Record summary: This is a predicted structure of a 72-nucleotide RNA (transfer RNA) from a Candidatus Pacearchaeota archaeon. Its mean pLDDT, the model's own confidence on a scale to 100, is 84. It matches the Rfam family "tRNA". The family's RNA type in Rfam is transfer RNA.

[in-house]
RNA sequence: GGCCCCAUAGUCUAAGGGUUCAAACGACUCGUUUACACCGAGUAAUUCGCAGUUCGAGUCUGCGUGGGGCCA
Numbered sequence: 001g002g003c004c005c006c007a008u009a010g011u012c013u014a015a016g017g018g019u020u021c022a023a024a025c026g027a028c029u030c031g032u033u034u035a036c037a038c039c040g041a042g043u044a045a046u047u048c049g050c051a052g053u054u055c056g057a058g059u060c061u062g063c064g065u066g067g068g069g070c071c072a
Stems, first nucleotide, its partner, number of pairs: 001071007010025002013022001018055001027043005048064005
C1' cells in the first nucleotide's frame, strides 16, 4: 500500500428495515440475616462519528475513526 471482517449498557452477547433496543454477568437500592454471603424484589446504564437512502435505520449505502486477519 491492497483486500476482507468487526464496532449495541461496565463486560459478554441478542435484536426479519417497523411496540418503549433485550437477556446474562456486574453495579446500586430494598427485603431477608446479629452480621456477611446466598436468595427474593426493584432501579440505573447501550447502538463508534458524520452524511445519504427510506414514511421509518442498531440493521442498507458512502466516508472517517478504532480493533483484528490475509497478501505485498